[in-house]
Molecule: SAM riboswitch aptamer (S box leader)
Organism: Draconibacterium sp.
RNA sequence: UGAUUAUAUAGAAGAGUGAAGAGAUUGGGCUCAAUGAAACUCUGGCAACCUUCAGAAUAAUGAAAAGGUGCCAAUACCCGGCCGGCAACGGAAUUAUAAUUU
Numbered sequence: 001u002g003a004u005u006a007u008a009u010a011g012a013a014g015a016g017u018g019a020a021g022a023g024a025u026u027g028g029g030c031u032c033a034a035u036g037a038a039a040c041u042c043u044g045g046c047a048a049c050c051u052u053c054a055g056a057a058u059a060a061u062g063a064a065a066a067g068g069u070g071c072c073a074a075u076a077c078c079c080g081g082c083c084g085g086c087a088a089c090g091g092a093a094u095u096a097u098a099a100u101u102u
Base pairs, nucleotide, nucleotide: 002101003100004099005098006097007096008095013043014042015041016040017039021032022031023030026080027079028078029077044072045071046070049068050067051064052063053062054061076094082091083090084089
C1' cells in the first nucleotide's frame, strides 16, 4: 500500500506549546474558532476491537481494564455529487477504526 470481515444516532476534557484556521474529499448549508482553530505534548477520561477471567469449550453469555490500538462538539455535522422511492426513508460507494492477511 492492497484485500477480507466487523462496527459507525451511545459514551468521554483539562492544562501547556502554538498561532488562524477547523469540521476526510467535492458543490451547497450549517456549526466551531482571538473568551485562541489545526497540530504537538502532558494529565485525566470513554469505549471494549485485540486482550484477561468465568463458562467442560476456540460457542452463546457475563465480568474486568494491567497491556496493544482507537476515541473524547454537533448521526461519519446535514443535504446533494450513486441506485430505488412522490416523499419520508432504504441501500450502495467513500471515509474512519479494529482484527486478520498481503